About this RNA
Model confidence (mean pLDDT): 80 of 100. The RNA shown here (transfer RNA) has 72 nucleotides and comes from Patescibacteria group bacterium UBA1400. The sequence was found in a public genome assembly.
[in-house]
Parts: sequence; structure tokens; C1' cells
RNA sequence: GCCAACGUAGCUCAAUGGUAGAGCACUCCCUUCGUAAGGGAUAGGUUCUGAGUUCAAGUCUCAGCGUUGGCU
Repeated sequence: GCCAACGUAGCUCAAUGGUAGAGCACUCCCUUCGUAAGGGAUAGGUUCUGAGUUCAAGUCUCAGCGUUGGCU
């Protein structure tokens, strides 16, 4: 330099163009003499940035940024 994949909650990951979710973690509660384990509840999102298409974009298109891999 060229090509490809990926970017969503603190972490790991979902989400056929139609209300952004789960597990773990955090906080609170129940259970226990107490702890662990277990159960329940709450909170936590500028979906990397910008633009475009669309009634509607996390999803489709383009550009940029970043990460990883491959080729040279």
C1' cells in the first nucleotide's frame, strides 16, 4: 500500500427496516445466627463519528476513525 471482518450497558454478546434485550457484574430486598449459594426487584444505552435512502435505520448505502486478521 491492497483486501476482509468487526465496533450496541462496566464485561461477554443478541436484536428479519417497526417499543434496543439477555447473561455476568453493581445497588436494594427475601432467605440464614452469620457467610456463601439460591430467589426477586431496580438502575445503567448519543448503538464509534458524519452524511444519505426511507413514513420509519442498531440494521441498507457512502465517507471517516478505531480494532483484528490476511496479502504484498